[in-house]
Context: one part of a larger RNA
RNA sequence: UGACGGGGGCCCGCACAACCGGUGGAGCAUGUGGUUUAAUUCGAAGCAACGCGAAGAACCUUACCAGGUCUUGACAUCACGCUGACCGCCCUGGAGACAGGGCUUUUCUUUCGGGGACAGCGGUGACAGCUGGUGCAUGGUGGUCGUCAGCUGGUGUCGUGAGAUGUUGGGUUAAGUCCUGCAACGAGCGCAACCCUUAAUCUUAGUUGCCAGCAUUCAGUUGGGCACUCUAAGGUGACUGCCGGUGACAAACCGGAGGAAGGUGGGGAGGACGUCAAAUCAUCAUGCCCCUUAUGACGUGGGGUACACACGUGGUACAACGGACGGUACAAAGGGUUGCGAACCCGCGAGGGGAAGAUAAUCCCAUAAAACCGUUGUCAGUUCGGAUUGCAGGCUGCAACUCUCGUGCACGAAGCCGGAAUCGCUAGUAAUCGUGGAUCAGCAUGCCACGGUGAAUACGUUCCCGGGCCUUGUACA
Numbered sequence: 001u002g003a004c005g006g007g008g009g010c011c012c013g014c015a016c017a018a019c020c021g022g023u024g025g026a027g028c029a030u031g032u033g034g035u036u037u038a039a040u041u042c043g044a045a046g047c048a049a050c051g052c053g054a055a056g057a058a059c060c061u062u063a064c065c066a067g068g069u070c071u072u073g074a075c076a077u078c079a080c081g082c083u084g085a086c087c088g089c090c091c092u093g094g095a096g097a098c099a100g101g102g103c104u105u106u107u108c109u110u111u112c113g114g115g116g117a118c119a120g121c122g123g124u125g126a127c128a129g130c131u132g133g134u135g136c137a138u139g140g141u142g143g144u145c146g147u148c149a150g151c152u153g154g155u156g157u158c159g160u161g162a163g164a165u166g167u168u169g170g171g172u173u174a175a176g177u178c179c180u181g182c183a184a185c186g187a188g189c190g191c192a193a194c195c196c197u198u199a200a201u202c203u204u205a206g207u208u209g210c211c212a213g214c215a216u217u218c219a220g221u222u223g224g225g226c227a228c229u230c231u232a233a234g235g236u237g238a239c240u241g242c243c244g245g246u247g248a249c250a251a252a253c254c255g256g257a258g259g260a261a262g263g264u265g266g267g268g269a270g271g272a273c274g275u276c277a278a279a280u281c282a283u284c285a286u287g288c289c290c291c292u293u294a295u296g297a298c299g300u301g302g303g304g305u306a307c308a309c310a311c312g313u314g315g316u317a318c319a320a321c322g323g324a325c326g327g328u329a330c331a332a333a334g335g336g337u338u339g340c341g342a343a344c345c346c347g348c349g350a351g352g353g354g355a356a357g358a359u360a361a362u363c364c365c366a367u368a369a370a371a372c373c374g375u376u377g378u379c380a381g382u383u384c385g386g387a388u389u390g391c392a393g394g395c396u397g398c399a400a401c402u403c404u405c406g407u408g409c410a411c412g413a414a415g416c417c418g419g420a421a422u423c424g425c426u427a428g429u430a431a432u433c434g435u436g437g438a439u440c441a442g443c444a445u446g447c448c449a450c451g452g453u454g455a456a457u458a459c460g461u462u463c464c465c466g467g468g469c470c471u472u473g474u475a476c477a
Stems, first nucleotide, its partner, number of pairs: 001477002003474003007471007015461002020424004026316001028314006034307002042053002064302003068298003073127001077126004081121004088103006106117004129291001132289003138285002140280002143276001145274001150189003154185002156165003169180003195268004200236007209226003214223002239262001242256005318418001323376005334365003340357001344353003384415001389410004394405001431453007
C1' cells in the first nucleotide's frame, strides 16, 4: 500500500421487511446429470452451466455409430499429357455413393502445320483437407462484479524509502454530482449531457389515411373537404426558470404556483481502470503439436428422441373470481410475389376447391382474447382436469416406422393448492388476456416484440445477501 475481520462509523440496492403472485407436490414439455448403448457427437458447471451455443436434429443439418466406397482427393492454385466440350435427356447393375452404355453438344486466330481461351478426363508432383489437441500459447467476441462510482497521469509539496498528498474534512447528490475548506494546482478515463423512443403542442403536407358541415350509399361507397383523427419531417416545451421556507449570504433540500409533463418525466442504447489463467481453437482468425490409402472425403441406414432414477426451467390444472353454449363490443405491433391469399362452394373439423386483390397507410394474413349480456349444470374427482390409448380422416415433404404437426369420435390417468426450502415484482409495474415475428418445406408450452384489463404494499434499516467511503487491528501478500 492492499486484502481480510462472527472490529467501528456513515450510506445504498426488491438486500431484508410489508404486499401480491409463483417454484418445491401432480401429469406433460424442455435442458442437464446419471445409467444404458454400436453410437447415444461436442461444448457450457455456484451466483455468471442446466427452454444455454440450437432464430427451430425425419433425410440434409451432423461433427457420432455400423455396413459400402475414394486416395492429388468433396474444395484451391500451378506444371505436364489426352480429348472437345460443359449442361441436359434416356437405359442397365447397385441401398446409394459409384460403374457401364446411348442421344445431344464449344469458341478466337491461322502461312491450314499449328497456337490461344474455356471445359472435361488421366497420371505424376508441389500440395489440399482435419468440427483432431492445447481458450493454461493467442487475436477477436460476448459474460461477471456493475450503470457500482469509482480508476489514474503531470507539475508541486511531504517522506531516507516503499509511498503519501491531490481523491481526505464539513455539507449535498442517483453520481469523485455540486458547494465550501485545505500544500496543493490543473487534467484524463468514467458520471451527467449530446443519440433513439414515449408523453403535449405548433408549422408544413393530405393519399392509400380522416369525415365536422352539404349531397349520396348497404358501406367514407361516391362527389366534395383537409377542420378533426392519423401519418412523418421540422420546430416549441422543463431550466430548480418563478414564489415561500430551511441552509453557511453556498451547493442543495422541502412545500407551492403555472404546466401535457417537475426536479434524471418514463423506457432504451451507452459498461471506466480492472477481477474471475472465468467462457469460446466447434462462428471466425491463428502459434505450436498430431493425422495424411486417414483423425481427410463420399454415400445408405441408424443415433443425437434410449430410461430403475435425480435436478433446473416452463406450460396446463386442481375449479364457481370458474366450466360449457349462444349473442355482442374494443387494440397495438408486425409479415407477405419461390410468398400472403379474400369472396363464394364442399367438409362436423383439420382441410380441400376457387381464384379476386395487393410489390402493400390501398389487398391479404385477421374473427383479437379476457371483458359485457343471456342460458345451463350446483360442489361432486364433477359438464373440474386433460394425460394416456384406440379408430377414422388431413397437411407438409422424395420419404412421417424408429421420429413431425394438427382434426373428429371414443377412452378419461394423476391432481382437491403442494414438507424443508426457495424465486419474481415498487406502476401502467405484478398478475392476467390474447396478437404478431424471427428460425422455418413441415414442426414453439421456448425466444423476441405488441397491445387489452389492471392491483396490493413499503412502518422502517435491527437482522440475511451484495456493494461504496472513512477509520481501526493483523503472526496474511